[in-house]
RNA sequence: CUAGGUCAUCGGCCAAUCGCUCCGUUUACGGAGAGGAAAGUCCGGACAGCAUAGGGAAUGGCAGUUGCUAACGGCAACCGGGAGCAAUCCUAGGGAAAGUGCCACAGAAACGAAACUACCUCCGUAAAAGGAGGCAAAGGUGAAACGAUCGGGGUAAGAUCCCGUAGCGAGCGUCGGUGACGGCGCAAGGAGGUAAACCCUGCCUGCUGCAAGGAGAUGGAUUCUUGGAGCUCAUGAGCUCAAGGUGUCCCGCUAAGGAUUCGUCACAAGAUCCGCAUGAGUUUGAUGGCGACAUCAAAACUAGAUAGAUGAUUGGCGUUCCGUAAGGAAUACAAAAUCCGGCUUAUAGAUGAGCUAGCACC
RNA sequence: GGGCGAGUGGCGGAAUUGGUAUACGCGGCGGACUUAAAAUCCGCUGACUGAAUAAGUCUUGUGGGUUCAAGUCCCACCUCGCCCA
Numbered sequence: 001c002u003a004g005g006u007c008a009u010c011g012g013c014c015a016a017u018c019g020c021u022c023c024g025u026u027u028a029c030g031g032a033g034a035g036g037a038a039a040g041u042c043c044g045g046a047c048a049g050c051a052u053a054g055g056g057a058a059u060g061g062c063a064g065u066u067g068c069u070a071a072c073g074g075c076a077a078c079c080g081g082g083a084g085c086a087a088u089c090c091u092a093g094g095g096a097a098a099g100u101g102c103c104a105c106a107g108a109a110a111c112g113a114a115a116c117u118a119c120c121u122c123c124g125u126a127a128a129a130g131g132a133g134g135c136a137a138a139g140g141u142g143a144a145a146c147g148a149u150c151g152g153g154g155u156a157a158g159a160u161c162c163c164g165u166a167g168c169g170a171g172c173g174u175c176g177g178u179g180a181c182g183g184c185g186c187a188a189g190g191a192g193g194u195a196a197a198c199c200c201u202g203c204c205u206g207c208u209g210c211a212a213g214g215a216g217a218u219g220g221a222u223u224c225u226u227g228g229a230g231c232u233c234a235u236g237a238g239c240u241c242a243a244g245g246u247g248u249c250c251c252g253c254u255a256a257g258g259a260u261u262c263g264u265c266a267c268a269a270g271a272u273c274c275g276c277a278u279g280a281g282u283u284u285g286a287u288g289g290c291g292a293c294a295u296c297a298a299a300a301c302u303a304g305a306u307a308g309a310u311g312a313u314u315g316g317c318g319u320u321c322c323g324u325a326a327g328g329a330a331u332a333c334a335a336a337a338u339c340c341g342g343c344u345u346a347u348a349g350a351u352g353a354g355c356u357a358g359c360a361c362c
Numbered sequence: 363g364g365g366c367g368a369g370u371g372g373c374g375g376a377a378u379u380g381g382u383a384u385a386c387g388c389g390g391c392g393g394a395c396u397u398a399a400a401a402u403c404c405g406c407u408g409a410c411u412g413a414a415u416a417a418g419u420c421u422u423g424u425g426g427g428u429u430c431a432a433g434u435c436c437c438a439c440c441u442c443g444c445c446c447a
Stems, first nucleotide, its partner, number of pairs: 001358004006353005012317007020033005035333001039344002042342005047209004060204004064078005079093001080091004094200002099198002101194003111147001116139002119134005150164004168190001171186006213274003216265011228241006244251001282299007318331005363446007372388003381430001389407006408420004423439005
């Protein structure tokens, strides 16, 4: 220099004017006011209500190992497999040796056993054809063909039928490692694929989500308690008066009070506060750890609404592109709604630090 | 804000346990019948290339994955619709 690859950061700045939301001692004045994803709502929690003796089952989910974490389907390191010369990247990665299912078309046959062509023996024939039996190495079909390679033996012909030998996987022993696993050895003889098919094994898992829920106000339902005096009459009911209640009348048990429960409080003429932002948080430094992360110390307080604000205009600067220049154009993705940890997806452009390969020069 | 569902020719809409896609209806094109039309009958009809009803390629919202094989199973996105005060 060329090509490749990894990690990290920023993602516009300043000023003026006019506005918006929240707060303060509220016509003024002052202070604060979106993100790396605020998004998708895909996971996990906090928090809240309901349910719940304990345990199990079911349902749903996860899947190498060890760790991190409040938790996770997340993250870190490592193991196994794959891609690359390499740096490095990808990996839904338990079990097909518990059982069941499926494997279209083609093909003789799709995992049960069988046999189309071929080969061999016997019968048959002048020779064929044909018939009976043996065989599963070869041909052909197919994504896949009965499933451990090669050599020798064996046989009528053959065959893991027999012997030797190389490989895969479960098992046993031993060495290393916390472990996944790796190295070496042993005897035995397990063998198609599919579990993002049912299933088995291990682990996790109550339901609903802030429109949860609480307080207050208000309306209904159920239930409990209280329910006076007099008169009529046989129980029980009726009548009169009163306490009480209502704006008034009705009422007078259709009442008052308590408890439980169900609604409403966005829109109506009017009519809401909490939850709700000091947090598993942020920044800086130190220590421990390969790392995810943890511990300690210090500092600062930084949006929260009526599901409604966070904007607009002008000028200057920055960056990129076009142009000799003057100048012109562009400046991404997108925006809080209870909060937090992740994942995924979108993103103009800019910057920094290592690493690998090749070429050239010193 | 929260919770669910759907997407297949021009339109509607089937497709069993994954087996090589569009059955069926509407519509469209051509022909017959008719003076002409409607109705009726017959044939064709996913898209692209192509003279072709030959042949080839592509296609179930989009992009990946599992599998011999995906409309169907799994993952991530896009669009549309519904419910909850």
Source information
Two RNAs folded together computationally: RNase P RNA and transfer RNA, 447 nucleotides in total. Its mean pLDDT, the model's own confidence on a scale to 100, is 75. It holds a member of the Rfam family "Bacterial RNase P class A". Rfam links the family to the GO terms tRNA processing, dimeric ribonuclease P complex and ribonuclease P activity. The family's RNA type in Rfam is ribozyme.